[in-house]
A computed fold for a 68-nucleotide RNA from a marine eukaryotic metagenome, annotated as transfer RNA. The prediction has a mean pLDDT of 81. Rfam family: tRNA. From the family's description: Transfer RNA (tRNA) molecules are approximately 80 nucleotides in length. By type it is a transfer RNA. Gene Ontology term of the family: triplet codon-amino acid adaptor activity.

Order: sequence, then structure tokens, then C1' cells
RNA sequence: GCCUGUAGCUCAGUCUGGUAGAGCAACGGACUCUUAAUCCGUCGGUCGCGCGUUCGAAUCGCGUCGGG
Repeated sequence: GCCUGUAGCUCAGUCUGGUAGAGCAACGGACUCUUAAUCCGUCGGUCGCGCGUUCGAAUCGCGUCGGG
């Protein structure tokens, strides 16, 4: 100097500021003699941290910490 940090895990979203998402996992239910599979639903987030800009920041600026 460059890349990276977002749910328990893997990641999208950043370019172009405007309701934070997907899959898997977990939990509940349906189905089944039972289990698995399948289907339906639910839960789950200080967006690494701080400050700033802005009506509004995961997104922009500055600083800082961790990883490569």
C1' cells in the first nucleotide's frame, strides 16, 4: 500500500445513502407406527469499534482494532 470484518455458520447488500436480507443451522407444527425426507411457520443483528457529514449511514469522510 491492497483486500477483508454484516444472524450460531457461509455470504449478499456498499458502486447509486432511504424498511437490514438469503441459504444452512436452531426451535415449533403438519405428515409418518417411529425416524429420516418433504412442506409450513417462528426465532435470530450494538452491520468490528469511535467520531464526523447528512433530514436519514451497513453504505460517505477521518481515526482505530482484528484477519489475510